[in-house]
Context: one part of a larger RNA
RNA sequence: CACGGCUAAGGAACUCGGCAAAAUGGUCUCGUAACUUCGGGAGAAGAGACGCCUACCCAGUGAUGGGAGGCCGCAGAGAAUAGGUCCAGGCGACUGUUUAGCAAAAACACAGGACACUGCAAAGCCGCGAGGCGCAGUAUAGUGUCUGACACCUGCCCGGUGCCGGAAGGUUAAGGAAGGGGGUUAGUCGCAAGGCGAAGCUCUUGACUGAAGCCCCGGUAAACGGCGGCCGUAACAAUAACGGUCCUAAGGUAGCGAAAUUCCUUGUCGGGUAAGUUCCGACCUGCACGAAUGGUGUAACGAUCUGGACGCUGUCUCGGCCGUGAGCUCG
Numbered sequence: 001c002a003c004g005g006c007u008a009a010g011g012a013a014c015u016c017g018g019c020a021a022a023a024u025g026g027u028c029u030c031g032u033a034a035c036u037u038c039g040g041g042a043g044a045a046g047a048g049a050c051g052c053c054u055a056c057c058c059a060g061u062g063a064u065g066g067g068a069g070g071c072c073g074c075a076g077a078g079a080a081u082a083g084g085u086c087c088a089g090g091c092g093a094c095u096g097u098u099u100a101g102c103a104a105a106a107a108c109a110c111a112g113g114a115c116a117c118u119g120c121a122a123a124g125c126c127g128c129g130a131g132g133c134g135c136a137g138u139a140u141a142g143u144g145u146c147u148g149a150c151a152c153c154u155g156c157c158c159g160g161u162g163c164c165g166g167a168a169g170g171u172u173a174a175g176g177a178a179g180g181g182g183g184u185u186a187g188u189c190g191c192a193a194g195g196c197g198a199a200g201c202u203c204u205u206g207a208c209u210g211a212a213g214c215c216c217c218g219g220u221a222a223a224c225g226g227c228g229g230c231c232g233u234a235a236c237a238a239u240a241a242c243g244g245u246c247c248u249a250a251g252g253u254a255g256c257g258a259a260a261u262u263c264c265u266u267g268u269c270g271g272g273u274a275a276g277u278u279c280c281g282a283c284c285u286g287c288a289c290g291a292a293u294g295g296u297g298u299a300a301c302g303a304u305c306u307g308g309a310c311g312c313u314g315u316c317u318c319g320g321c322c323g324u325g326a327g328c329u330c331g
Stems, first nucleotide, its partner, number of pairs: 001325007009317002013315001018312001026050005035040001037149001051071004056067004072076001084310007091302002096108002112147007124133003150297004155227003160224002162220005169215003175209002179205006187196003228246005255289001256286001267283005
């Protein structure tokens, strides 16, 4: 040092934190709160009993049970196996799933909710293709996306982006194409140099024609998303139901709020403690909550996270002793 056993008095003073250890532990009887989705919470909590003997009493066919009386030990669930409990809060409803080898969770999933697409040779997906999954299914089905039991709810904005619908007008490709220009040259003019030059071929230009798309007109937010500023005003003061003004597509509704969100901040007040940057309840000045990127609650559940209490203890005051190993010495 490792593992194990004991320890006066105290009992969390230890520490980031009761980490670790201790404690609880079985069966029967009694007895059990808030809350609740009436199932639960519950093994709540909290009490008591427990060995052995008997020829006696009661019940039973009996095994046996109940009673009464008695006996022993330090100890009777005599060893081993064998829940610690309670209060309050955050998150997630729940059982599940996960980073094989540092993370098990408030992450993922989940029943339930919603939107969108898809009429079947479906949509979607795999494959170059044949072909296959979907499906030997058919909208009470399948696929995609978001949300995530349940309860109460889910406000306003379609200006931007996306998607859907529209097709009058604008713009617009290849292609088509009237016309124009150039090259070439049969021919023609000229004494020559050279000029002109049909058809055809060719290069080029090109009015006009020409779809979707875009522009445009509407719809759509449980689509992506967004949801203001300044000034004044009430018979103390303070505050502002009220008024003015600017801007916007619209200016955050209900609910919640120093919160897994609050910078200032250990905000302020109350509670708990002798003393509390944590915790709980309030307030609202929300730096920078907010309604399916869901809002607010919620019984039950959790090897979850946070605060408190009882029990219990070598965690500690603060150490000590013992055992078995390792180390060390010899071999």